[in-house]
RNA sequence: AUGCUGCAAAGGCAAACCGGGAGCGAUCCCGGGACGCAAAGCCACAGACCUCCUGAAGGUAGCUGGGCUGCCAGC
Numbered sequence: 001a002u003g004c005u006g007c008a009a010a011g012g013c014a015a016a017c018c019g020g021g022a023g024c025g026a027u028c029c030c031g032g033g034a035c036g037c038a039a040a041g042c043c044a045c046a047g048a049c050c051u052c053c054u055g056a057a058g059g060u061a062g063c064u065g066g067g068c069u070g071c072c073a074g075c
Base pairs, nucleotide, nucleotide: 003075004074005073006072012037013036017032018031019030020029021028022027035062041068042067043066045065046064047063048060049059050058051057052055
């Protein structure tokens, strides 16, 4: 450096729910909160699902696959 793996430690993220805010809505943002996560970091590319004011529309990356990047430890 590359690949594989995830028993420990350090560090990280944060479901439901609650409060506040944005949006017609799906849903998103901030704070609290932890069900979980070894990419639960980023990207709507393929599939899937969801929404609406139904079209050159929008959303889910914590649904699956794919792409890019990355921490610790072991082999």
A computed fold for a 75-nucleotide RNA from an uncultured bacterium, annotated as c-di-GMP-I riboswitch aptamer. Its mean pLDDT, the model's own confidence on a scale to 100, is 86. The model forms 94% of the base pairs in the Rfam consensus. It was read from a public genome assembly, where an Rfam model found it.